[in-house]
Molecule: SAM riboswitch aptamer (S box leader)
Organism: Arthrobacter sp. MYb213
């Protein structure tokens, strides 16, 4: 990084830095932020993609030890488009 698969209305926030936009993109909204938004760092968490161990009536189910994920709002809503995040498996 083009192509494949699977998921995306459910979980789950405190601290310290930073300091003006942020919520992907494009229109139109709606929402969050100087009572500090969003980003980055710890620490907690949360789910259970992958490895891993446990149970099994092989259908599954459970732990949550490792690898990744996320931790306002349905991917924040409607349209749109070479749509996009995330795991996985392969070149």
């Nucleotide at each position: 990084u083009a192509a494949c698969c699977a998921u995306c209305c459910a979980g789950a926030g405190c601290g310290a830095c930073u300091g003006a936009g942020a919520g992907a993109c494009c229109u139109g909204g709606c929402u969050c932020g100087u009572u500090g938004a969003c980003g980055u760092c710890g620490c907690a968490g949360c789910a259970a993609c992958c490895g891993u161990c446990c149970u099994u009536u092989c259908a599954a189910g459970g732990a949550g030890c490792g690898g990744u994920g996320c931790u306002a709002a349905g991917g924040c809503c409607a349209g749109g488009a070479c749509c996009g995040a995330u795991g996985g498996a392969g070149a």